[in-house]
RNA sequence: GACCGGGCCCGCCGGACGGGUGGCCCGUGAACUUGGUCAGGGCUUGACCGCAGCAGCCAUAAGCGGCGUCGUCCGAGCCAGCGGUGUCCUGGUCGUC
Numbered sequence: 001g002a003c004c005g006g007g008c009c010c011g012c013c014g015g016a017c018g019g020g021u022g023g024c025c026c027g028u029g030a031a032c033u034u035g036g037u038c039a040g041g042g043c044u045u046g047a048c049c050g051c052a053g054c055a056g057c058c059a060u061a062a063g064c065g066g067c068g069u070c071g072u073c074c075g076a077g078c079c080a081g082c083g084g085u086g087u088c089c090u091g092g093u094c095g096u097c
Stems, first nucleotide, its partner, number of pairs: 001094007008086001009084004014079002017075008025066004034059004042051002
């Protein structure tokens, strides 16, 4: 000095991780102004039937919560892959003095 490789730098792209958010799933969830069933009691009837219907119970709405799962958004951070150029750092090979 030449060539090749690596580091650093720039770009693209993917993944994990963290957070926001939506769906699904699960739980919870309406004294009375959700529905069902409606003890007791009330009304009605000569009686039967019936009517409305509190409590309770059941199912749920909005809401709230959640190990999870799928999607989506963000990340002055991490990792992988590909590409780019370089005043830089570094290693190897060859040549020259």
Molecule: Bacterial small signal recognition particle RNA
Organism: Phycisphaerales bacterium